[in-house]
RNA sequence: UUAACACAUGCAAGUCGAACGGUCUCUUCGGAGAUAGUGGCGGACGGGUGAGUAACGCGUGAGAAUCUGGCUCUAGGUCUGGGACAACAUUGGGAAACCGAUGCUAAUACCAGAUGUGCCGAGAGGUGAAAGGCUAGCUGCCUGGAGAUGAGCUCGCGUCAGAUUAGCUAGUAGGUGGGGUAAAAGCCUACCUAGGCGACGAUCUGUAGCUGGUCUGAGAGGACGAUCAGCCACACUGGGACUGAGACACGGCCCAGACUCCUACGGGAGGCAGCAGUGGGGAAUUUUCCGCAAUGGGCGAAAGCCUGACGGAGCAAUACCGCGUGAGGGAGGAAGGCUCUUGGGUUGUAAACCUCUUUUCUCAAGGAAGAAGAAAGUGACGGUACUUGAGGAAUAAGCAUCGGCUAACUCCGUGCCAGCAGCCGCGGUAAUACGGAGGAUGCAAGCGUUAUCCGGAAUGAUUGGGCGUAAAGCGUCCGUAGGUGGUUUUGUGUGUCUACUGUUAAAGCGUGCGGCUCAACCGCAUAAGGGCGGUGGAAACUACAAGACUAGAGUACGUUCGGGGCAGGGGGAAUUCCCAGUGUAGCGGUGAAAUGCGUAGAGAUUGGGAAGAACACCGGUGGCGAAAGCGCCCUGCUAGGCCGUAACUGACACUGAGGGACGAAAGCUAGGGGAGCGAAUGGGAUUAGAUACCCCAGUAGUCCUAGCCGUAAACGAUGGAUACUAGGUGUUGUCUGUAUCGACCCGGACAGUGCCGUAGCUAACGCGUUAAGUAUCCCGCCUGGGGAGUACGCAGUCAACUGUGAAACUCAAAGGAAUUGACGGGGGCCCGCACAAGCGGUGGAGUAUGUGGUUUAAUUCGAUGCAACGCGAAGAACCUUACCAGGGUUUGACAUGUGUGGAAUUUCUUGGAAACGAGAGAGUGCCUUCGGGAGCCAGAACACAGGUGGUGCAUGGCUGUCGUCAGCUCGUGUCGUGAGAUGUUGGGUUAAGUCCCGCAACGAGCGCAACCCUCGUCCUUAGUUGCCAUCAUUAAGUUGGGAACUCUAGGGAGACUGCCGGUGACAAACCGGAGGAAGGUGGGGAUGACGUCAAGUCAUCAUGCCCCUUACAUCCUGGGCUACACACGUACUACAAUGCUACGGACAAUGGGCAGCAAGCUAGCAAUAGCAAGCAAAUCUCAUAAACCGUGGCUCAGUUCAGAUUGUAGGCUGCAACUCGCCUACAUGAAGGAGGAAUCGCUAGUAAUUGCAGGUCAGCAUACUGCAGUGAAUUCGUUCCCGGGCCUUGUACACACCGCCCGUCACACCAUGGAAGCUGGUCACGCCCGAAGUAGUUAUCCUAACCGUUCGCGGGGGGAGAUUCCGAAGGCAGGGCUGGUGACUGGGGUGAAGUCGUAACAAGGUAGCCGUACCGGAAGGUGUGGCUGGAUCACCUCCUUU
Repeated sequence: UUAACACAUGCAAGUCGAACGGUCUCUUCGGAGAUAGUGGCGGACGGGUGAGUAACGCGUGAGAAUCUGGCUCUAGGUCUGGGACAACAUUGGGAAACCGAUGCUAAUACCAGAUGUGCCGAGAGGUGAAAGGCUAGCUGCCUGGAGAUGAGCUCGCGUCAGAUUAGCUAGUAGGUGGGGUAAAAGCCUACCUAGGCGACGAUCUGUAGCUGGUCUGAGAGGACGAUCAGCCACACUGGGACUGAGACACGGCCCAGACUCCUACGGGAGGCAGCAGUGGGGAAUUUUCCGCAAUGGGCGAAAGCCUGACGGAGCAAUACCGCGUGAGGGAGGAAGGCUCUUGGGUUGUAAACCUCUUUUCUCAAGGAAGAAGAAAGUGACGGUACUUGAGGAAUAAGCAUCGGCUAACUCCGUGCCAGCAGCCGCGGUAAUACGGAGGAUGCAAGCGUUAUCCGGAAUGAUUGGGCGUAAAGCGUCCGUAGGUGGUUUUGUGUGUCUACUGUUAAAGCGUGCGGCUCAACCGCAUAAGGGCGGUGGAAACUACAAGACUAGAGUACGUUCGGGGCAGGGGGAAUUCCCAGUGUAGCGGUGAAAUGCGUAGAGAUUGGGAAGAACACCGGUGGCGAAAGCGCCCUGCUAGGCCGUAACUGACACUGAGGGACGAAAGCUAGGGGAGCGAAUGGGAUUAGAUACCCCAGUAGUCCUAGCCGUAAACGAUGGAUACUAGGUGUUGUCUGUAUCGACCCGGACAGUGCCGUAGCUAACGCGUUAAGUAUCCCGCCUGGGGAGUACGCAGUCAACUGUGAAACUCAAAGGAAUUGACGGGGGCCCGCACAAGCGGUGGAGUAUGUGGUUUAAUUCGAUGCAACGCGAAGAACCUUACCAGGGUUUGACAUGUGUGGAAUUUCUUGGAAACGAGAGAGUGCCUUCGGGAGCCAGAACACAGGUGGUGCAUGGCUGUCGUCAGCUCGUGUCGUGAGAUGUUGGGUUAAGUCCCGCAACGAGCGCAACCCUCGUCCUUAGUUGCCAUCAUUAAGUUGGGAACUCUAGGGAGACUGCCGGUGACAAACCGGAGGAAGGUGGGGAUGACGUCAAGUCAUCAUGCCCCUUACAUCCUGGGCUACACACGUACUACAAUGCUACGGACAAUGGGCAGCAAGCUAGCAAUAGCAAGCAAAUCUCAUAAACCGUGGCUCAGUUCAGAUUGUAGGCUGCAACUCGCCUACAUGAAGGAGGAAUCGCUAGUAAUUGCAGGUCAGCAUACUGCAGUGAAUUCGUUCCCGGGCCUUGUACACACCGCCCGUCACACCAUGGAAGCUGGUCACGCCCGAAGUAGUUAUCCUAACCGUUCGCGGGGGGAGAUUCCGAAGGCAGGGCUGGUGACUGGGGUGAAGUCGUAACAAGGUAGCCGUACCGGAAGGUGUGGCUGGAUCACCUCCUUU
């Protein structure tokens, strides 16, 4: 920085009596002073402001056609006359401002004459000045000349943005005559000519005073133009002239307009963008101060007067500079605060306290410079600066920040709330991010915020950027202006270089020196320079002029190449249709179907005919063309390239803004044509729907002719030209060498077209003589995403639409390339009871058990896909128990501490459901150093206890799962800008990242394997409670005895692909074999890598925080966890004859046992009871194993199957079996006849089947954990389902596909486009009216000087009036540009969890995308042409390595 908005009041420009007359005052009468008026000079300077102005306005440098008061120098002059007007006096009008009439008068006021250097004129000639005053040497006046200063004018160059402003201009451009000015000029006027400006940006629109300079920056630049200085413009708005040396005049005049004020309503007055000040506007900007002392200005001879210029003071931390608010010592590290693990730490030497100093402060005393000049006098600031003395640490510290950037951390409160935030982001109960506190950090009389500018930003890139994929190469070519341009000679000297020179004001900046105590500040000196101008010189390069050349370019000649273009003619295969023959029931189509065609004869097949479109094979990263594009054969016309020759021209070249031509497909117009295909459309399917994908039909169209359109992923996403810079290998065209009779082979050159690759480049991918390398020239284009290639405007088009092309608003990203993962309805390889092959189940029945649900006072809680559901629970009648109801207790059922009392303890009676309470007794303990101590109990108070209350998403620990899957990593090295890679990939092999080989890797770790336990064989040692071959003995290993065997439990051996053969790469390994009890991990177990699932557990335990504290703690009784329409999981028992039943008979192992196992005897049908030996157990006991074997019965049935349910009677455990235990006996005898869809387990001593034992436990087992007995079937194989591992590929995913994400619709908000209109601003033009005023005209009126005069007057000159041109404001009309608003309407953006679908990202489930057309709720679908920025498989071609 806003209101160039409006202004009350005071001041800001006056002075001269030595120009003049008059008046007044004083007087010492000598004079002195004051002054309204006339007159002179000055009010054009000084001071303010930046509205206008894009302009010769400013800056810079030149120039000629000018003026210049006062000042300086110089020459000359200053003579003679005259007539008036103010003041004044009288008088009139008016409210006022002011005005009029008559009369008098002075001058340095006015006029005439003379003289005259001067001026005009070719000349003759004409014209043409003056003023005195004071007083005695000063000053003024007039005319010239010169200087200085100031001013006016012209020109070159420079001076903001917009092309969605492209054409503008009639005094316009020039000339002649005339006028005009101080002065050149269309400056004005008449006539003539028709010019002038513009893409090097005219005109129009918007914005803006310009400069020296200021800020910033390394600089180049960018932004700005306060203060100081130069210029310009303006003075309430617009116009105009007068006076003057100078003005078109800030404090002058006239007119018009708006506004304000006075008024007697008739009329008048005014202009702070001067200094103060007021109102208003605004986020915001000061005193109605002092003085002319200094500097400067006006007037004056001077004294002097005036001066809001100026010098000072005041206000504002607004800025810059300097100084201070104390210094030294001081640890019991005081108190207090904060924190805390309670030990401490920190505030912190900080304070207190001691010693010192006095800048500053207060008081007192002294006290400047600024003062020039001969001397005297003169200071606003100011009793100020400064000096001295006294006093006393006395008078003086805040602000911001503390998550990262960015220096500085903790506690409390809050709980996605309140709030913070520059960016990232913080806040959902442990916030270093919010608020407070303590502490810390930074700066400091300031600090922080906000706004703006530059910087960083190489983020508009001249210095100094880019365009394959990130934004960006026009679709392609031709060509105008322009830009750039080969070799050489001479000249000129445009650019260029150089020397000298003028200028670039001062101030400022830089450097040096100096003055205020320092500094800021100031003074002096010096330096510096880019630009512009002048003079001289150089001539390489550039330019220009003239000349020459041939390497660029073109022409010619000779071969040659090709789907190059246009036109005409011809051809066969296929398709469809038509006709005819043969022939009969289907054809066609699909994942499967259907619509459709067909007995009126289809389809199939044979023959004939018609039509249109396209041209198989050859065919090829092969050819041609500028691109689009071009493919059967022949002919005609036409264009081009390459190669070769070197005859001709002689730079003719390259690029190319505007401009022009061509330009796929779709589409449009008109006329043809129409076989096939085929948008739209109809039908059939699919689907939740299916406006699609699939099928049957089918119109425009596709084709031709003529004309439009002008766009594509028009792509190599790569503009054109020229030159240079390793190679290798294909291929096309031509020429050529060697060789040969010739063709091959082997080479070379040029021109194309591919691949690989060096250097180099690149963010990487990649490019790499066909550059994306190194350079030059020219053009086009880009500058975050969205809005948007949209809106408006303009241009084009028949239309569709195309070209050009914004903004508001919104986000902090959007994007590229590569990496690691994850994922894919991508690929390859491999494994697993994963499938397959089998065996047996579940799902159907009954029961048991768990869960859900429901119910309930409570049915405590947890576990919920695999990986919850016979799970926590290895066992709920009470207890457990956490739940519910009721009754109690409150330092507590439990722990520690303090103090008091008492032994502890126990019996009986009584109330009560019990807990608990009341009463009466018994009992006086243990240790002792005799002081006391330990344990227990009671009551009391306080610290505290207690909580299966919450949070497993605050945690530890433990566990599940992927998964006993083969993986997960590290060090060093190497590669990569990096994330990362390599190793760990590859070829084999394995159960295995197991091993071998190869390899820029070499090693290592956690996993695998092995080591450990157990079973299987043997040996050895030992021999009781175990064993018994031999010897004795017995009913019996019962007893002697034995130590052989079994067994027990110690130690060993054994198995290692060790041996043989084969395969394999001379490997690892695999296959087969031998031997062996066992063979390739011998079987089983334990053992679980890095990690994933916020997996599970706060109810095992531990634990942070929160919550409860006469209750969410604790005790007790009873109940509940056992409920029951139902659903699911896991089991048991079955449905029977491979069975059931009765009797008889045989063979185990693991284990348990003293509050226990119990032999045996007795009783009982039995459960069991009584008595009772043995055994803390290789001794005794639980303890008869069962399936099995033998014999008899049953004979296919709801049964001699099955056993639920129920009744009765008993037994056991236990205070207690009602809710709610187990067992026995008798009786009863339900469903069930092999189980739908679906689904589970298992690969050998396994499945299946059979029993036994144990833990828990008073009692209770179909569950769980173990043990042994009997003992199978099948595995072709890896296509498929599931899970996993490795490699690879795509990705828009990374919370990782349970991902991401698109569009309509609905709602809210925001900005914006259109719109009938409504309403402003601004610009120019046309017409009307026309103030003031200059100029012209007129001769109506008036008129002192001068001239003439007949004295009447006339002339000259002047004035008034009238009038003409011009002319501001105003009025009327139609326009241009640009705002505001506007019913309604269009799309866009944003928004928490809305609705509908699923378009895209993986092959995204129909590959996607581009252009175009049609269609559809929506994403979108389809047709046509194009692209790869498409995965996968196969084929072809090319390349690399061996």
Notes: Small-subunit ribosomal RNA from Calothrix sp. BECID1, 1442 nucleotides, folded computationally. It matches the Rfam family "Bacterial small subunit ribosomal RNA". Gene Ontology terms of the family: ribosome and structural constituent of ribosome. Lineage of the source: Bacteria > Cyanobacteriota > Cyanophyceae > Nostocales > Calothrix. Model confidence (mean pLDDT): 84 of 100.